[in-house]
RNA sequence: GGGACCGUAGCUUAGUCCGGUGGAGCGGCCGGCUCAUAACCGGUUGGUCGAUCGUUCAAAUCGAUCCGGUCCCA
Numbered sequence: 001g002g003g004a005c006c007g008u009a010g011c012u013u014a015g016u017c018c019g020g021u022g023g024a025g026c027g028g029c030c031g032g033c034u035c036a037u038a039a040c041c042g043g044u045u046g047g048u049c050g051a052u053c054g055u056u057c058a059a060a061u062c063g064a065u066c067c068g069g070u071c072c073c074a
Base pairs, nucleotide, nucleotide: 001073002072003071004070005069006068007067010026011025012024013023020057027045028044029043030042031041032040050066051065052064053063054062
C1' cells in the first nucleotide's frame, strides 16, 4: 500500500440478509426466604446501536466517508 470481517446495556451477545415498538443471559439496586451467607424466588434498573453525512414517511438495518479492533496479501 491492497483486501476481508467486526463495533448494539457495565460484560457476553440476538436482531442487520428482506428497513417498521431494540431483546436475552450475566451484572447493579430493592424486597422475600435463612440464625446468617450462598443458592433460589419476586420486583426494578438499564442503550443517543463506534462517529458524521446521505437516501427514506420511517435507519441498529441501505449508501458514502472517517475512527477503532482482528486477520490475510504485498